This is a predicted structure of an 84-nucleotide RNA (c-di-GMP-I riboswitch aptamer) from a Gammaproteobacteria bacterium. It was read from a public genome assembly, where an Rfam model found it. Its mean pLDDT, the model's own confidence on a scale to 100, is 81. The organism belongs to Gammaproteobacteria, within Bacteria.

RNA sequence: CCGACACCAAGGCAAACCCGUCGAAAGGCGGGGGCGCAACGCCACCGGCCCUAAGGGGUAGCCCAAGUCGGCGGGAUUGUCGGU
Numbered sequence: 001c002c003g004a005c006a007c008c009a010a011g012g013c014a015a016a017c018c019c020g021u022c023g024a025a026a027g028g029c030g031g032g033g034g035c036g037c038a039a040c041g042c043c044a045c046c047g048g049c050c051c052u053a054a055g056g057g058g059u060a061g062c063c064c065a066a067g068u069c070g071g072c073g074g075g076a077u078u079g080u081c082g083g084u
Base pairs, nucleotide, nucleotide: 004084005083012037013036017032018031019030020029021028022027035071041077043075045074046073047072048069050067055064056063057062
């Protein structure tokens, strides 16, 4: 320096579902709730999933574009304990 992750400590985040709210929708936000998570902190750069009201194209399916997901993967970046 790189990789994996014990014990211990302080804790942290928060799935499904329910209520409210924004949105056409995916989904976001707030409250409740905990499935889990050593990055399940943050970032849409790459891949991928999802949605499709309006716009463009199309006979239609659909495609482009726009949007969404950081708890899908990669990458980047920040962080707790301190041993192997």